[in-house]
Context: one part of a larger RNA
Formats: sequence, structure tokens, C1' cells
RNA sequence: UGACGGGGACCCGCACAAGCGGUGGAUUAUGUGGAUUAAUUCGAUGCAACGCGAAAAACCUUACCUACCCUUGACAUGUACGGAAGGCUGCUGAGAGGCGGCUGUGCCUGAAGGGAACCGUAACACAGGUGCUGCAUGGCUGUCGUCAGCUCGUGUCGUGAGAUGUUGGGUUAAGUCCCGCAACGAGCGCAACCCUUGUCAUUAAUUGCCAUCAUUUGGUUGGGCACUUUAAUGAGACUGCCGGUGAUAAACCGGAGGAAGGUGGGGAUGACGUCAAGUCCUCAUGGCCCUUAUGGGUAGGGCUUCACACGUAAUACAAUGGCGCGUACAGAGGGUUGCCAACCCGCGAGGGGGAGCUAAUCUCAGAAAGCGCGUCGUAGUCCGGAUUGUUCUCUGCAACUCGAGAGCAUGAAGUCGGAAUCGCUAGUAAUCGCGGAUCAGCAUGUCGCGGUGAAUACGUUCCCGGGUCUUGUACA
Repeated sequence: UGACGGGGACCCGCACAAGCGGUGGAUUAUGUGGAUUAAUUCGAUGCAACGCGAAAAACCUUACCUACCCUUGACAUGUACGGAAGGCUGCUGAGAGGCGGCUGUGCCUGAAGGGAACCGUAACACAGGUGCUGCAUGGCUGUCGUCAGCUCGUGUCGUGAGAUGUUGGGUUAAGUCCCGCAACGAGCGCAACCCUUGUCAUUAAUUGCCAUCAUUUGGUUGGGCACUUUAAUGAGACUGCCGGUGAUAAACCGGAGGAAGGUGGGGAUGACGUCAAGUCCUCAUGGCCCUUAUGGGUAGGGCUUCACACGUAAUACAAUGGCGCGUACAGAGGGUUGCCAACCCGCGAGGGGGAGCUAAUCUCAGAAAGCGCGUCGUAGUCCGGAUUGUUCUCUGCAACUCGAGAGCAUGAAGUCGGAAUCGCUAGUAAUCGCGGAUCAGCAUGUCGCGGUGAAUACGUUCCCGGGUCUUGUACA
């Protein structure tokens, strides 16, 4: 100087408390451990691994296993020789492949010849490796933590390591600001500048909108751009104003005005560093290793197994509910190998059909919870839907291992969950549906979107984590 303390003081955080809803019990989904296996590819392992890499494992993916094949190789550059490339096709084989047959001549250059591109053969330099080492590395990422810290120059003090500044008194979300001070300044962080949302104005007006005037089943058409909206530019909030407290400071408390008030809400943004944290399987790369194989191709299988254990979710156990009928209101997105309307067929998944749309125009697209009426009457039920049987639909060469969906039948467990434990402070929790990426098909995952919409916070003694000062130390 740090680190540590079941030392002290001060402060903060959904850290506790106060509340609301869960997890832990059930069934299913999914990941992991373990076991199994020819293989169940590999990585991730307290917080910070476990719906994680994987924003889609039937084949492919695929790295694993078995079998069958190849050896200058699937891919790159160089040399020599031959041929344009390409197209059609026979036999064999699970396929990769193996053995053949037919056809065919282009482009550049003035012919010969040569060249470009591509294919084949030969030999060698080499290719190739998701092989090892993340404890050799770059890059990227997690975490402490959006915590308020981390340092430097000059000066001063100390033999020196170092100290001071950065400590102290106030204050703040903040090393934020003020005052003081052997310090004076400065840098990286904080804040602001960026995006979005909340108010208004100006400009603009189609595909959007409709107050007035006609018109219509319908903003449908004429007309208009006032309103809504869209999208560009501005305005607006700064403790600016008033009162009080305070050291006359910084600031805090209350108020006015205002759409918004003290960082208005949300996001992006992550200092010096820590964990030899994670990743050699994104990529790059040192070293080591393989080179008729640890490289390459193909078919099939596996990653989907299952006495068990754990994590994360979905659905429930019901009446604030289930079911039936009627009825209302979103936002944000996607669409030409695509989205697919009207209409017809089917109980339905779906099929037919073909209009429109490269989209404020057409379409996905019926939002659902809600509201109105009816029914059920506390029951393993008109709750719950697992499982299984059967008949179908769709995608796709192909749904056996191993897809999703529909109809009928079947109707398990489950009556609110032990010890323990998680999230959340407002348009939040809870609850309700909708969309996107991935994608042929497949979503209870994930990333977004809106609808309805709470309760509670006395307080900081305690638990956890963090910051500042101080103290002890046989630790570095």
C1' cells in the first nucleotide's frame, strides 16, 4: 500500500421489511447429471452452466457410430500432356461409385499456331483436419456493475516503499456540486450530446382522414386537408419564477404556471481492473499431432435411449370458473420460390378457386381477456386434460426409428403443494391475446407488440451484495 475481520462509523440497492404472484407437490415440454449404448458428437458447471452455444437434429445439418468406397484428394496455387465446355443414355450397386455407348463444337487472334475459361490424366510441391493445448494467443463475451470509482503531470512531505491531490464540513443518483485545505491542474469514467415516448407549432396530403356541401349499402364517388394520422423541421423543462431552511454557498422542502418538474418514462452507452472466468467447434493464430488417414465421399443408424436426480417453463386442480349463443375495441410486424380475398366443398385439420398486392392501397387477420343472455351447483364434476385406440389432413424423395395438425372414442395424476426458495415499486406485478426471426414442415422456447390493470413500502435492527472513512493483523 492492499486484502481480510462472526471490528467501528456513515450511506446505497426489490437486500430485508410491507405487499402481490409464483417455484418446491401433479402431468407434460425442455435442458442437465447419471445410467445405458456400436454411437448416444462436442462445449457450458456457484452467483456469472442447466428452454445455454442451438433464430428450428426425419435426410441434410452432423462434428458421433456401423458398413461400403477414394488417395494430389470435396477445395487453392504451380508444371507437363490430352480434350472445349456441355448434352443424351445402357448395365451394375443401398448409394457413393464402377464399366461403357452416342452426340457436340463455341469465344479472342489475320491462317498455321497460340490464348482465356472449363474438363480429364500423371508426378510432386502441397491441400485437408469441428484433431490437442482458451494455462501459448488475437478478437469477441460474461461478471463485479451503470457500482462511482481509477489514475496522471508539476509541486510539497518522507532515507524509502509511498503519501498528498482523491482526506475534512455540507450536498447529490453520481469523485454531482459548494466551502475549506500544500497543493495546483488534467485525463478515463458520472452527466450531457444520440434514439424513442409524452405536449404544441410550421410545412406537406396519398394509399391516410371526413367538420361543412352533395352522393352511397359502404369515405363509395365528387370535394376538402379543419380534425385524426403519417414524417420532416422547430418550440418546450433550465431549480427558470415565488416562499421557507441552509454558511450569504452548493443544495433541500413546499408552491405557482405547465402536456410534462427537479435525471419526466424507456433504451443505447459498461472507466482502471478482477475471476490464468468462457470460447482453438464462428473467425484468426503459435506450438504439437494425423497424412491410403485423426483427411474426403455415400447409405443406414445415433444426437429423440430411461430404475433415477436437479434446473427452467407450460397446463391445471375450478364458480372472480367451465361450456353455448350473441356482440365490441388494438398495437407492432411479415409477404412475389411469397401473402393469399370473395365464393364453393368438408364436422374439422384442410381442399378447390382465382381477384388483388413488390403493399398507409391487397393480404396474413376472426384479436383475446371484456360485455349481454342461458346453463352447470361443489361433484374428481359439464373441473382437468395426460395417455391410448382409430379414421384422416398437410409439408416433404421420404414422417418406422423420429414431424405437426384434425375428427370420434378414451378419460391418468391433480382438490393449491414440506423444509426451503424466486420475481416485481406503476402503466410495474398479475392476467389476456397478436406478430416476427429461424423455417419445406415443426414453438409450452425466444425476441417484440398492444388490451385489462392492482397491492404495498412504518422503516434500516437483522440476511445478502456494494461504496467511503477509520481501526486490528503473526496474511501478500
Predicted 3D model of a 476-nucleotide part of an RNA (small-subunit ribosomal RNA, 3' major domain) from an uncultured bacterium. It matches the Rfam family "Bacterial small subunit ribosomal RNA". Its mean pLDDT, the model's own confidence on a scale to 100, is 83.